This is a predicted structure of a 155-nucleotide RNA (glmS glucosamine-6-phosphate activated ribozyme aptamer) from Dehalococcoidia bacterium UBA2991.

RNA sequence: GGGACCGGUCAAGCGCCAGGUCCGUGCUAUGCGCGGAUGACGAGGCGGAGGCAGAAUCGAACCAUUCGGCGGGUGGCCUCCCGGCGGCACGGUCGUAAGGCUGGCAACAAACCAGGUCGGGUAACCGGCUGACAAAAGGCUAGUCAAGUGCAAAG
Numbered sequence: 001g002g003g004a005c006c007g008g009u010c011a012a013g014c015g016c017c018a019g020g021u022c023c024g025u026g027c028u029a030u031g032c033g034c035g036g037a038u039g040a041c042g043a044g045g046c047g048g049a050g051g052c053a054g055a056a057u058c059g060a061a062c063c064a065u066u067c068g069g070c071g072g073g074u075g076g077c078c079u080c081c082c083g084g085c086g087g088c089a090c091g092g093u094c095g096u097a098a099g100g101c102u103g104g105c106a107a108c109a110a111a112c113c114a115g116g117u118c119g120g121g122u123a124a125c126c127g128g129c130u131g132a133c134a135a136a137a138g139g140c141u142a143g144u145c146a147a148g149u150g151c152a153a154a155g
Base pairs, nucleotide, nucleotide: 014071015070016069017068019067020038021037022036023035024034025033026032027031041059042058043057047081048080049079050078051077052076082095083094084093085092087151088150089149090148099145100144101143102142103141104140105139113131114130115129117128118127119126120125
C1' cells in the first nucleotide's frame, strides 16, 4: 500500500417511550402477563468558545392520538474571539449569499390522498414507485431608514 471478513458511524424538526391507543399470543379472562406496532409531514435554519432561560421559525395534512411525556437542538438573550459591510480605530449591524423595514415579482416540499401498483409482516403496521399542492427564510426588483465620529494615505 492492497484485499477479505466482523463491528460501529453516516440522527438535530432530531432521537427515545414508563402512559395512552392498536395488533398477536397465553391465561384462572370484560382484565392481567409476554411479544410487537404507533407515537410531527416536509421547507428553512450552525463562524468559534462560554453562560442564561425554556411552548425555538414557516407552512401542509387533520378537525384531530400530528394524544401524552422525556432528552436534545442549528432559534432567543448576554460575554469574549474571528470575519463582512470603506484603508484603520471606536460605534452600529450582520455571519461567509455576512445592514434594517415595507411593497411587488418569479421559483421551491413531503406526508395525508390516489393507484384493479410493487415488496416485507399472521396482524397492528412498515417500505418502494408514479401523480398534486405551501408558507417563511432566501433570490430579483422598487421605495425608505441607517451608512456616524476620528485618523491615515493620495490628490
It matches the Rfam family "glmS glucosamine-6-phosphate activated ribozyme aptamer". Rfam links the family to the GO terms regulation of gene expression and catalytic activity. Rfam classes the family as a riboswitch. The sequence was found by an Rfam model in a public genome assembly.